Annotation: A computed fold for a 359-nucleotide RNA from a marine sediment metagenome, annotated as Bacterial RNase P class A. It matches the Rfam family "Bacterial RNase P class A". By type it is a ribozyme. The coordinates come from a structure-prediction model, not an experiment, and the mean pLDDT is 76.
RNA sequence: AGGGCUGGGUGAUCGCCCUUCGGGGAGGAAAGUCCGGACUCCUACAGGCAGCAUGCUCGUUAAUGGCGAGGCGCGGCGACGCGACGGAAAGUGCAGCAGAGAGCAGACCGCCUCGAAAGAGGUAAGGGUGAAAGGGUGCGGUAAGAGCGCACCGCCUUGUCGGCGACGACGAGGGCACGGUAAACCCCAUGCGGAGCAAGACCAAAUAGGGAAACGAUAGCGGGCCGCCUGUCCCGUGUGCCGCUUCGGCGGUGGCGUUUCCGGGUAGGUCGCUAGAGCCCUAUGGCAACGCAGGGCCCAGAGGAAUGAUGACCGGUUCACGCGAGUGGACAACAGAAUCCGGCUUAUAGGCCCUCUUC
Numbered sequence: 001a002g003g004g005c006u007g008g009g010u011g012a013u014c015g016c017c018c019u020u021c022g023g024g025g026a027g028g029a030a031a032g033u034c035c036g037g038a039c040u041c042c043u044a045c046a047g048g049c050a051g052c053a054u055g056c057u058c059g060u061u062a063a064u065g066g067c068g069a070g071g072c073g074c075g076g077c078g079a080c081g082c083g084a085c086g087g088a089a090a091g092u093g094c095a096g097c098a099g100a101g102a103g104c105a106g107a108c109c110g111c112c113u114c115g116a117a118a119g120a121g122g123u124a125a126g127g128g129u130g131a132a133a134g135g136g137u138g139c140g141g142u143a144a145g146a147g148c149g150c151a152c153c154g155c156c157u158u159g160u161c162g163g164c165g166a167c168g169a170c171g172a173g174g175g176c177a178c179g180g181u182a183a184a185c186c187c188c189a190u191g192c193g194g195a196g197c198a199a200g201a202c203c204a205a206a207u208a209g210g211g212a213a214a215c216g217a218u219a220g221c222g223g224g225c226c227g228c229c230u231g232u233c234c235c236g237u238g239u240g241c242c243g244c245u246u247c248g249g250c251g252g253u254g255g256c257g258u259u260u261c262c263g264g265g266u267a268g269g270u271c272g273c274u275a276g277a278g279c280c281c282u283a284u285g286g287c288a289a290c291g292c293a294g295g296g297c298c299c300a301g302a303g304g305a306a307u308g309a310u311g312a313c314c315g316g317u318u319c320a321c322g323c324g325a326g327u328g329g330a331c332a333a334c335a336g337a338a339u340c341c342g343g344c345u346u347a348u349a350g351g352c353c354c355u356c357u358u359c
Base pairs, nucleotide, nucleotide: 001355002354003353004352005351006350008314009313010312012310013309014308016025017024018023027334031345032344034343035342036341037340038339039196040195041194042193051192052191053190054189055188056070057069058068059067060066071085072083073082074081075080086187087186091185092184093181094180108127109126110123111122112121113120114119135153136152137151138150139149140148154176155174156173157172158171159170160169161168162167200271201270202269203268210262211261212260213259214258215257220237221236222235223234224233240256241255242254243253244252245251278297279296280295281294282293284291285290316331317330318329319328320327321326
């Protein structure tokens, strides 16, 4: 410098949750809910616009923005670390202050030439401003300068070779064109329908609301009726209520009401619900991520929500005493399931292990 592991142990007593009554019962992060999936519902199916995300290459995977290996750039003596790392030759925009000049530029100081001077012309070497000033270093060249010429580096075009590829190596040609900014709009490529277990499915009260049917008239009730009962008969009462139609009644019809039935939803209950891209061991392919084969194992499933409390011994850290063996006391990281899984990120006392670098 890089990586991995662990996250106190063993009994006892009293409790809690699940249970097939045998037994089982928090984590490495159960956390944040930041990515990716499974599953469920919405949508007949498919495509597109918009929007969002990703952005070197090749792999890996159910999938990813994760992971592995590699390329390039930057940092470090090094082990190693970091990188939104496509496009500025499609278009648009932006660049405050400073500065003479900020994009097909520019003469402020300086330098050179002319001139008595004022000034004019040449000049992008040097100075100054700025985040950035139109390739860099050197030699030649020149009045002074300048890719003006040359060498090397850079850049552009191009060839051969290596690599699946990103890219690299070696040449050839060109005086250099095309400034910066895309975590500015934008362009290109790829991906994404939405909502989420409070998803969703089933059973199903009371009350209220919805729908349907019925509310009979030679009925019923009371009396005559006797000691009691019943029938015929006689008398009385009597067509649930409010309307419309009608002179009125019957009949029809609307509403209210009563009774019964039906259906939907709520409370409540059941399922979803924990056997899974599962864990362990061995063998094997691959640098690795990961794949594949065989064997073994079953490892919370609550629902206002269990997983707790007390005490003992051992272990850890620390303090005091003691020459010492030891004795006594104190302390215990982050946190805590809620449909499940793969990642990432963040928190974490103490302890252990491996590899490499430099001195």